[in-house]
RNA sequence: GAGCCUGUAGUCCAGCGGCUAAGAUGCCACCCUCACAUGGUGGAGAUCGCCGGUUCGAAUCCGGCCAGGCUCA
Numbered sequence: 001g002a003g004c005c006u007g008u009a010g011u012c013c014a015g016c017g018g019c020u021a022a023g024a025u026g027c028c029a030c031c032c033u034c035a036c037a038u039g040g041u042g043g044a045g046a047u048c049g050c051c052g053g054u055u056c057g058a059a060u061c062c063g064g065c066c067a068g069g070c071u072c073a
Stems, first nucleotide, its partner, number of pairs: 001072007010025003018056001027043005049065005
């Protein structure tokens, strides 16, 4: 330098154009217990890497950047 893959809550990850972005784990509160753990109920938490474009509508499609990984030179 070239090609490909990935980027979504603290962490791991689903979502392949349309109501309020799903789940696990972690966190907070309550219940349970003499207490802890386990378990149960509820809650908070994501400008979907950034900037543009297409569209009535974009996490999703297109372009350019940025970061990480793999391969080639």
Molecule: transfer RNA
Organism: Candidatus Woesearchaeota archaeon